[in-house]
RNA sequence: GAGUCGGUCGGGUGGCCGCGGCCGGGCCCGACCCGGUCGAGGAAGGUCGGGACUCCGCAGGGCAGGGUGCUGGCUAACAGCCAGUCGAGGUGACUCGAAGGAAAGUGCAACAGAGAGCAGACCGCCGAUGGGCUCCUCAUCGCCAAAAGUGAUCAGGUGUCACAGGUAAGGGUGAAACGGUGCGGUAAGAGCGCACCAGUGCCCAGGGUGACCCGGGCAGCUGGGUAAACCCCACUCGGAGCAAGGUCAAACGUGGGACGGCCGGCCCGGCCCAUGUCCCCAGGUAGACCGCUCAGAUGGAUGGCCACCCGUUCGGUCCGGUGACGGCCCGAACGACAGAAUCCCGCCUACAGACCGACUC
Numbered sequence: 001g002a003g004u005c006g007g008u009c010g011g012g013u014g015g016c017c018g019c020g021g022c023c024g025g026g027c028c029c030g031a032c033c034c035g036g037u038c039g040a041g042g043a044a045g046g047u048c049g050g051g052a053c054u055c056c057g058c059a060g061g062g063c064a065g066g067g068u069g070c071u072g073g074c075u076a077a078c079a080g081c082c083a084g085u086c087g088a089g090g091u092g093a094c095u096c097g098a099a100g101g102a103a104a105g106u107g108c109a110a111c112a113g114a115g116a117g118c119a120g121a122c123c124g125c126c127g128a129u130g131g132g133c134u135c136c137u138c139a140u141c142g143c144c145a146a147a148a149g150u151g152a153u154c155a156g157g158u159g160u161c162a163c164a165g166g167u168a169a170g171g172g173u174g175a176a177a178c179g180g181u182g183c184g185g186u187a188a189g190a191g192c193g194c195a196c197c198a199g200u201g202c203c204c205a206g207g208g209u210g211a212c213c214c215g216g217g218c219a220g221c222u223g224g225g226u227a228a229a230c231c232c233c234a235c236u237c238g239g240a241g242c243a244a245g246g247u248c249a250a251a252c253g254u255g256g257g258a259c260g261g262c263c264g265g266c267c268c269g270g271c272c273c274a275u276g277u278c279c280c281c282a283g284g285u286a287g288a289c290c291g292c293u294c295a296g297a298u299g300g301a302u303g304g305c306c307a308c309c310c311g312u313u314c315g316g317u318c319c320g321g322u323g324a325c326g327g328c329c330c331g332a333a334c335g336a337c338a339g340a341a342u343c344c345c346g347c348c349u350a351c352a353g354a355c356c357g358a359c360u361c
Stems, first nucleotide, its partner, number of pairs: 001361009011309007019039008027030001041337001045348002048346005053241004065237005070084005085099001086097004100232002105230002107226002122171002124167003129164002131161003135157003139153005179197006198222002200219005206213002245290004254282004258277002260272004310335007318327003
């Protein structure tokens, strides 16, 4: 100098005016006056996860649906915290990860490319094997009396073509082309064979509570990605929320009862009822209170102004310095993000500026 991680503060003092709760006092008792005392945050925010609390639901089992998904611990609980494992990134301090399964099945993948999922011959390589052409050798047959020569056929071989075909070494395309390097092998090639390396699976031994780590052996086994795509596996999950919910309770209206009529000698009981009552009861509405808290409002208080100081930025005079720049003084502006609403534990997000500690390059 550049960074990483963790933490703290987030203006101070005084005066005046104002607001809410509580306590005490006063009087002309008023939602009055006086005095005292207390009165927002690290996030009070988003309402994302969890719990307390409240009401509703609930024999038991299953289906559907949601959530979570490495290990150990903490916690009332959590998708939180602490410590670790593995993977990815960084020179490093360190950071990030919904981190089970892609070898159960289904689906998806632009462009480029010949070919993209039990892949694919565009260039290239080969052309062993089959085929065409050419030449050589042998044999047989025809022409010829015979030999030589010549023609045909068969077999073998040489060369050539690159036709069928073989080939995934090399080139090229791509994010990705079916392990890598070397030797052998081959017509050319290829785990085709071998050695080493990498991965996977199995076995053995050691360390760790565990995730996992370390070492050895065997098997050519080499089987791309994607599951906050369907899906499979394991664990787990009732719903709504303080406008929950509870208590008291007008007016008007509603329902029931009593007084009424009929049956009846009477009671019980049954039926009818058009009306009425300073009568009784019930539920719910307005409203009030509780829930609601040593901040505790309930149309929601916690504020405003002034002075001085502090910090930052800008401007000016002066001083020091070659300079970048630094210092005294004066003036101005600014001092963030944001404000409880039942409570608590977390997470996430916002935040001018200042400070502290540890560590890295």
Record summary: A computed fold for a 361-nucleotide RNA from a soil metagenome, annotated as Bacterial RNase P class A. The RNAcentral record of the sequence draws on MGnify. Model confidence (mean pLDDT): 77 of 100.